Bacterial RNase P class A from a Propionibacteriales bacterium, 281 nucleotides, folded computationally.
The source organism's lineage runs through Bacteria, Bacillati, Actinomycetota, Actinomycetes and Propionibacteriales.
Rfam family: Bacterial RNase P class A. The family's RNA type in Rfam is ribozyme.
RNA sequence: UGGGCUGGCCGGGCGACCGCGGGGGAGGCAACUCCUUCGAGGAAGGUCCGGGCUCCACAGGGCAGGGUGGUGGCCAACAGCCACCCGAGGGUGACCGUCGCGGCUCGGUAAACCCCACCUGGAGCAAGACCAGACAGUGAGCGUUCGAGGGCGGCCCGCCCGAGCUCACGGGUAGGUCGCACGAGGGUGUCGGCAACGGCACUCCCAGAUGGAUGGUCGCCAACCGUGGCGUCGUGAGGCGGUACGGCGAACAGAACCCGGCCUAUGAGCCAGCCCAUCCG
Numbered sequence: 001u002g003g004g005c006u007g008g009c010c011g012g013g014c015g016a017c018c019g020c021g022g023g024g025g026a027g028g029c030a031a032c033u034c035c036u037u038c039g040a041g042g043a044a045g046g047u048c049c050g051g052g053c054u055c056c057a058c059a060g061g062g063c064a065g066g067g068u069g070g071u072g073g074c075c076a077a078c079a080g081c082c083a084c085c086c087g088a089g090g091g092u093g094a095c096c097g098u099c100g101c102g103g104c105u106c107g108g109u110a111a112a113c114c115c116c117a118c119c120u121g122g123a124g125c126a127a128g129a130c131c132a133g134a135c136a137g138u139g140a141g142c143g144u145u146c147g148a149g150g151g152c153g154g155c156c157c158g159c160c161c162g163a164g165c166u167c168a169c170g171g172g173u174a175g176g177u178c179g180c181a182c183g184a185g186g187g188u189g190u191c192g193g194c195a196a197c198g199g200c201a202c203u204c205c206c207a208g209a210u211g212g213a214u215g216g217u218c219g220c221c222a223a224c225c226g227u228g229g230c231g232u233c234g235u236g237a238g239g240c241g242g243u244a245c246g247g248c249g250a251a252c253a254g255a256a257c258c259c260g261g262c263c264u265a266u267g268a269g270c271c272a273g274c275c276c277a278u279c280c281g
Stems, first nucleotide, its partner, number of pairs: 001277009010267001012221007020039008041252001045263002048261005053124004060157004065120005070084005085102001086100002089096002103115001128178004137169006149161004185204008224247005230241004
């Protein structure tokens, strides 16, 4: 110098003009106007796993089903994460993974099934609560101590509620408020730990739309790239720092109850450690 491996960072800044959503304030009888403040992401995504929260149920028993599976640890929890071990592979190497469904026994080429241990109710913010408002019933079937139907979201026993239930036609509504933004929360420092992670201290308040805001244009700048030239360091390959001109100024994407993971998508880039090759001395 080039090519790689692993881990991490960033996902631009400032100003002007125009525009949008939430909160607060001022003026106005009102319509409305003005001021101020806040306003997407590392994945907000896929909805794969786990939890918070909400409702149903909260007599019980049994059967069935489902999930997990080396060892130790972390976590609210997990199929997640960390460390280590075993086994089988790839790469010259740093290293790697949509390698092992890593338990036991019979059997088997191997797995599934069976067995063992542990765990396991269901549905989901269209959960759910409240307010306001509209309407018109008709017919048929089943049932009311001979119990329809419903609940205990697989089934059975059992228990509880129980006077309505189902179907068809017809009629009506489809608005508002809450849930809903202080949370297993973010940042910094320090201590413990190989690590995942945890303790303590300080500090911050950080979107809440409901046809769904968070944007657009222009200018300047940073960063990066190319070329030229300058300075400087080095024996050298070459490095570093200014500078002029030009380029670029970006991709994936976009909250909708919240959080932790996993997976997937992605750019002009940046940093650290390590490996291989080449060049110079």